[in-house]
RNA sequence: GCAGGUAUAGCUCAGUUGGUAGAGCGUCGGUCUCCAAAACCGAAAGUCGUGGGUUCAAGUCCUUCUGCCUGUG
Repeated sequence: GCAGGUAUAGCUCAGUUGGUAGAGCGUCGGUCUCCAAAACCGAAAGUCGUGGGUUCAAGUCCUUCUGCCUGUG
C1' cells in the first nucleotide's frame, strides 16, 4: 500500500426482517446484621466513535474520516 473485521452504559457484550436501546459485572441507596459480607429490593448511568446520505422512521442500510484487531505484498 491492499483486503477483511470491529467501535452500543464505568467494564464485558446482546440488540432478530429498519419501528423509538437491554443484560451481566461494577457504582449508589434501602432491607437484613452488633458490624461487614452474602442474599433480596430499588436507582443512576447512552448524541449507539466522527461527518454526511437514503427513509415516514437508522444502533441496524450506503458513505467520509478516526481508533483498535487480523491477513497479505
This is a predicted structure of a 73-nucleotide RNA (transfer RNA) from uncultured Ruminiclostridium sp. The sequence was found in a public genome assembly.